[in-house]
């Protein structure tokens, strides 16, 4: 330097907190009694945060709601093969890139389906492009030979992707042929791509051979295409018990000196409604209980596997709060940093026993697991590389 793994203060004293069990006193219930049951201040015994309990980013269990089946929309995943309850996780391998190396990184299907975009610079950024250059034809001041031509410079038209220049990127590379000059235009070799065959591998893929001048820019955590997966909401899920008050439904009783409505022209009478009292039923709230601590569990051994992991055997029980416990103080020790009389050294300084001062992180369960990511004073161990 690289990769992995483990720990993340210890001991004692004092004072406290939460949970479970026991529990003299005491209280309550049943019973005629004898007796039985429950609660239980004090007290006793046992247990009491993490490697991330965190972020809530994935995947599950569990619960309720929805749901014949299929499709659309939307979201996610993306090399292969395994592992797993499952995963966007893990292992091994493949490919590409980086490093002298141990090793690291990859959102790693498709860019020869289609669309979009490619800043600046540049003539041109896509089935491209003529700015300079090169070449050809014509014209052609000067000039030359000479009366009609040649013709540097320059102009016009055309060819050319070899060379220069721009750029992150300009349509393979080297050489030869070819040509007016050039060009895979042709050829040889090399590189790449595609197709075919063959061999190895479960596979991703790799080796070899042949054919095709095919040379194809980048970008898909841009639209899109392909394959596969996905119902929603979360323990404030959800279930049970259940006041007081105010509503709802029902029943009984009762009252009149009176008031309302129906029957009726009116009175009497009768019925209804309302008021009042009591009782019953039902829903919800406060409050309480469950869910909720034996689980895809931890440790040890052994077997299978390169490994992730799995099988078998043994063993252990390990927080459960609900304004929310798991703490505070003191002493000693441990670790780190600074100073440092003595002392040492390679002496304007450094190290440094004793001693002094400071510090010991990140962070805390809340239904439960498997991952990922992020934070972390300081320390231990293992393997490998230069």
């Nucleotide at each position: 330097g690289u990769g992995g793994u483990c720990c993340g203060g210890g001991u004692g004293g004092c004072c406290g907190c939460c949970c479970g069990c026991c529990g003299a006193a005491g209280c309550c219930c049943c019973g005629g009694a004898a007796g039985g049951g429950g609660c239980g201040a004090a007290g006793g015994c046992g247990g009491g945060a993490g490697g991330a309990a965190a972020g809530u980013c994935c995947g599950a269990g569990c619960a309720c709601c929805a749901c014949a089946g299929g499709g659309c929309a939307g979201g996610g995943u993306g090399g292969u093969c395994c592992g797993u309850a499952a995963c966007a996780c893990g292992g091994a391998c493949c490919g590409a890139g980086g490093g002298u190396g141990a090793c690291c990184u990859c959102a790693g299907g498709g860019a020869a389906a289609g669309u979009g975009c490619c800043a600046c610079a540049g003539a041109g950024a896509g089935c491209a492009g003529a700015c300079c250059g090169c070449c050809c034809a014509c014209c052609g001041a000067a000039g030359c030979c000479u009366u009609g031509g040649c013709g540097a410079a320059g102009g016009u038209g055309g060819g050319u992707a070899a060379g220069g220049g721009u750029g992150a990127a300009a349509g393979g590379g080297u050489g030869a042929g070819g040509u007016a000059a050039g060009a895979g235009c042709u050829c040889a070799c090399c590189a790449g791509u595609g197709c075919c065959g063959u061999c190895g591998g479960u596979g991703a893929c790799g080796g070899c051979g042949g054919c095709a001048g095919c040379u194809a820019g980048g970008u898909a955590a841009a639209c899109c295409c392909c394959a596969c997966c996905c119902g929603g909401u979360g323990c404030a899920a959800g279930g049970c018990c259940a006041a007081a008050u105010a509503g709802g439904g029902g029943g009984a009783c009762g009252c009149u000196c009176a008031a309302g409505g129906g029957c009726g022209g009116c009175c009497c009478g009768u019925c209804c409604a309302a008021u009042g009292u009591c009782c019953c039923c039902g829903g919800g709230u406060a409050g309480g209980c469950c869910g909720c601590g034996u689980g895809a569990g931890g440790c040890c051994g052994u077997c299978g596997g390169c490994a992730a992991c799995g099988g078998c055997g043994g063993u252990c029980c390990c927080a459960g709060a609900u304004g929310a416990a798991u703490g505070g103080c003191c002493a000693c020790c441990c670790c780190c940093c600074c100073c440092g009389a003595a002392g040492c050294u390679u002496u304007u300084a450094g190290c440094g026993a004793a001693g002094g001062g400071g510090g010991g992180a990140c962070a805390g369960a809340a239904c439960u697991c498997g991952g990922c990511u992020u934070a972390c004073a300081g320390g231990g161990c293992c393997a490998c590389u230069c």